[in-house]
Context: one part of a larger RNA
RNA sequence: CUCAGGAGAAGGAACUCGGCAAAAUGAUACUGUAACUUCGGGAUAAGGUAUGCCUAAUUUUUAAAAAAAAAUUAGGCCUAGAUAAAAGACAGCUGCGACUGUUUAUUAAAAACACAGCACUCUGCAAACACGCAAGUGGAAGUAUAGGGUGUGACGCCUGCCCGGUGCUGGAAGAUUACUUUAAGUUUGUGAAUGCUUACUUAAAAAGUCCCAGUAAACGGCGGCCGUAACUAUAACGGUCCUAAGGUAGCGAAAUUCCUUGUCGGGUAAGUUCCGACCCGCACGAAUGGCGUAACGAUGGCUGUACUGUCUCCUCCUGGGACUCA
Numbered sequence: 001c002u003c004a005g006g007a008g009a010a011g012g013a014a015c016u017c018g019g020c021a022a023a024a025u026g027a028u029a030c031u032g033u034a035a036c037u038u039c040g041g042g043a044u045a046a047g048g049u050a051u052g053c054c055u056a057a058u059u060u061u062u063a064a065a066a067a068a069a070a071a072u073u074a075g076g077c078c079u080a081g082a083u084a085a086a087a088g089a090c091a092g093c094u095g096c097g098a099c100u101g102u103u104u105a106u107u108a109a110a111a112a113c114a115c116a117g118c119a120c121u122c123u124g125c126a127a128a129c130a131c132g133c134a135a136g137u138g139g140a141a142g143u144a145u146a147g148g149g150u151g152u153g154a155c156g157c158c159u160g161c162c163c164g165g166u167g168c169u170g171g172a173a174g175a176u177u178a179c180u181u182u183a184a185g186u187u188u189g190u191g192a193a194u195g196c197u198u199a200c201u202u203a204a205a206a207a208g209u210c211c212c213a214g215u216a217a218a219c220g221g222c223g224g225c226c227g228u229a230a231c232u233a234u235a236a237c238g239g240u241c242c243u244a245a246g247g248u249a250g251c252g253a254a255a256u257u258c259c260u261u262g263u264c265g266g267g268u269a270a271g272u273u274c275c276g277a278c279c280c281g282c283a284c285g286a287a288u289g290g291c292g293u294a295a296c297g298a299u300g301g302c303u304g305u306a307c308u309g310u311c312u313c314c315u316c317c318u319g320g321g322a323c324u325c326a
Base pairs, nucleotide, nucleotide: 001321002320003319004318005317006316007315008314010312011311014310019307027051028050029049030048031047036041038154052077053076054075055074056073057072058071059070060069061068062067078081089305090304091303092302093301094300095299096297097296101113102112117152118151119150120149121148122147123146129138130137131136155292156291157290158289160222161221162220165219166218167215168214169213170212171211174210175209176208180205181204182203183202184201185200186199189196190195223241224240225239226238227237250284251281262278263277264276265275266274
């Protein structure tokens, strides 16, 4: 020097991206316990007190007794007792995801996946759908309270407008349309001829498409300019253009905000983070779900108490290695 342990004056996060690591908490009994809440929880919340051994005695319970358990009184002893080891740190605000669960065997455990619940859609049974060339098999020894697919993701309050485009479903008057077939006509070859045969034209004839409707918890979409109130500012109001319709409720500098460290308030002596507001939303927004939400989380951000060698600022001790010599 390195690795693994131990101790530390005063201070106590000043360290650092960040309390990373370490320290601290820890048992049992009694006491006591807030906001919030889906009334179950939160909760071991938080906070506090006691605890050893010996002597003498008392009460209660189970007991025939022996014995055991619990509680109580008086006193004594020292190392002062959960005497070692083992054994939650706690609290506050907030994002995300309801939860337990699953995942990148070998850099990611999460806010990703799943989930119960919700919705749409297909399927009448030889079901839809899937595998297979087929036979056949699964679905299912099930039968729409069943089975398949898709989206969302507990719960609470809700889920606005647009069917013009794309898709899906339905409709059938008309237009268009293939192979092929039929009918009519023209035509080639041959034949004495009925005929057989070659090519062409015209007409008729399917689904589909065009067309007409419906449908957004289908894919998706949800405007601009100008003016106006008796200070100013702003615009409830008016005009005009365009559109299928012009973003409703709720939320909002947000896991979304470029300008931006927006502005105001809080916390700090000092805060690009954090919390609460404002709304000028570059570029939130309603099952590609919106907004809340108790509980939960080896989840992200911020703060406080306790605690400490993280630090001011390093020192010493023990053991292994390295190193020197043999």
Annotation:
Predicted 3D model of a 326-nucleotide part of an RNA (large-subunit ribosomal RNA, domain IV) from Candidatus Vidania fulgoroideorum. The coordinates come from a structure-prediction model, not an experiment, and the mean pLDDT is 85.